[in-house]
């Protein structure tokens, strides 16, 4: 240079003209006027998790429902975010988890296959007996032995090789995988080493089993004020009971409850932005982070403001002029996309630029 692979950051700037929405000083009887300040995102999106906060009186056991799954840390908590282990991909940087149990049960695996938790189809091999021209085999039956070879599968009683054997097998040995037992490193998850019998699976993202967790419902949560209406109507139950107390049951403790029909209001305020909050420097830690100290206030609407013109710069693409290179003209575009209670994270989409760090090729000093 170039390719890859980790991570951060920009995604429009500027000038005029007029609209707008919040907060704040003045002036004003009010409408309102003047003059400072401020005005969408890295994702505001999905509504996938976590939670802060409201409100359902409480408190204690227990259930079910649901989550979550390697070890450590971190966090206000999480399926989140580091750091490690194991397994996989990739020359490599690095990326990627369907990472707790199959000896607790119970299920499922079509088809082919002789069988699929359980063997023997065809085959080797020994030996009887029949038949041939054919002697231990030309052709069959049938006895004991076999699980190396074949064939069927996604998978067939651990693999490759030797010896041995009648023929074969971990039968034996040497590596190798798995398992079990000691021994050493490590907080741990594992990781090594040595000895040993020779060794029957896959799916738990099927049910389940373990280990932790976990109440409900949501800002249309929830208060307040003002208005107006039919201070309506009917049922049930009954005071040591019922019925009710926001997943169910028991229990204590609360309380006169519960259902059905009907009519009124549908308006203003608050919550509604000062936070587990940013930002810089130090100190601790491999890191997330966390802890001191200085700075910093950055929307807040409600049919929903932050916009509309024009003109100029900046980037890309086209194309023309220019031998080429600088450079200049024209046309055309400028992504993804908008708060509504707030915070941490994940996931998702993004024209088009800029940085940095490793890794792998080539070249040149």
């Nucleotide at each position: 240079c170039a390719g890859g692979u980790a991570g951060a950051c920009c995604g429009g700037g500027u000038g005029g003209u007029c609209g707008c929405c919040c907060c704040u000083g003045c002036c004003g009887g009010c409408a309102g006027g003047c003059g400072g300040g401020g005005g969408a995102g890295g994702a505001a999106a999905g509504u996938c998790c976590g939670g802060g906060c409201u409100c359902c009186a409480c408190c204690g056991g227990g259930c079910a429902g649901g989550a979550u799954g390697c070890u450590g840390g971190g966090u206000a908590a999480c399926u989140c975010c580091c750091a490690g282990g194991a397994g996989g991909g990739g020359c490599a940087a690095c990326c990627c988890u369907a990472c707790g149990g199959a000896a607790a049960g119970c299920g499922c695996a079509a088809c082919a296959g002789a069988a699929a938790c359980a063997u023997a189809c065809c085959g080797c091999u020994u030996u009887u007996c029949c038949u041939u021209g054919a002697u231990a085999u030309u052709g069959g039956a049938g006895a004991a032995g076999u699980a190396a070879g074949g064939g069927u599968g996604a998978a067939a009683u651990g693999g490759u090789g030797a010896g041995g054997u009648a023929a074969g097998a971990g039968c034996u040995c040497a590596c190798c995988a798995g398992c079990a037992g000691c021994c050493g490193g490590g907080a741990g998850a594992c990781c090594g080493g040595c000895u040993g019998g020779c060794u029957g699976g896959g799916c738990a993202a099927g049910c389940c089993c373990c280990a932790u967790c976990u109440g409900g419902a949501g800002c249309a949560a929830g208060g307040c004020c003002a208005a107006a209406u039919a201070g309506g109507g009917g049922g049930a139950c009954u005071a040591u009971a019922a019925g009710g107390g926001u997943g169910c049951c028991c229990g204590g403790c609360c309380c006169g409850u519960c259902u059905c029909c009907g009519g009124g209001u549908u308006g203003g305020c608050c919550g509604c932005a000062u936070g587990a909050c940013c930002u810089u420097u130090g100190u601790g830690g491999c890191a997330a982070c966390a802890u001191a100290a200085a700075g910093g206030c950055u929307a807040g609407a409600u049919a929903g403001a932050u916009g509309a013109c024009c003109g100029c710069c900046a980037c890309c693409u086209u194309u023309c002029c220019g031998c080429u290179c600088a450079g200049g003209g024209a046309a055309g575009g400028u992504a993804c996309a908008g708060a509504a209670c707030c915070c941490g994270g994940c996931u998702u989409a993004c024209a088009g630029g800029u940085c940095u760090g490793c890794c792998u090729g080539a070249u040149u000093c």
A computed fold for a 365-nucleotide RNA from a Dehalococcoidia bacterium, annotated as Bacterial RNase P class A. Model confidence (mean pLDDT): 77 of 100. It was read from a public genome assembly, where an Rfam model found it.